This is a predicted structure of a 124-nucleotide RNA (Guanidine-I riboswitch aptamer) from a Syntrophomonadaceae bacterium. Of the family's consensus pairs, 96% are formed in the model. The coordinates come from a structure-prediction model, not an experiment, and the mean pLDDT is 78. Lineage of the source: Bacteria > Bacillota > Clostridia > Eubacteriales > Syntrophomonadaceae.
RNA sequence: GGAAAGUGUGCCUAGGGUUCCGCCGGAGAGGAAUUGUCCGGGCUGGUCCGAGUGGCACAGGCAUCCGCAGGUUUCCGGCAUUCACACCAGGAUGUCACACCGGAGGGAUAAAAGCCCAGGCGGG
Numbered sequence: 001g002g003a004a005a006g007u008g009u010g011c012c013u014a015g016g017g018u019u020c021c022g023c024c025g026g027a028g029a030g031g032a033a034u035u036g037u038c039c040g041g042g043c044u045g046g047u048c049c050g051a052g053u054g055g056c057a058c059a060g061g062c063a064u065c066c067g068c069a070g071g072u073u074u075c076c077g078g079c080a081u082u083c084a085c086a087c088c089a090g091g092a093u094g095u096c097a098c099a100c101c102g103g104a105g106g107g108a109u110a111a112a113a114g115c116c117c118a119g120g121c122g123g124g
Base pairs, nucleotide, nucleotide: 007059008058009057010056011055012054015049016048020046021045022043023041024040025039026038027037028035029034060096061095062094063093064092065091066090098119100123101122102121105117106116107115
């Protein structure tokens, strides 16, 4: 100086828009009440999307320890018994750190976003 890694999923939240529902306004119809329909408005909401640096849970990685069953080369003329070591399903404990500032662009979806490109880029 450069690169890689810094786990995954589910539920939720901050946040997000407008496909559907709802709401509001208007139009048309109607004597009126009203209303299948059409147009418009993100409008507190519901459905929906949703965090590397937000929450919870499960799984997984790594370290140390324990460890069922089963199996195991070579050598020896043959047989029998016992012990040790290593591997191993599974289990226990611990750990999975850090992540500041600042723009801009692109992508998907109906559309947008703290989603994805991206812990990118520039700086510290």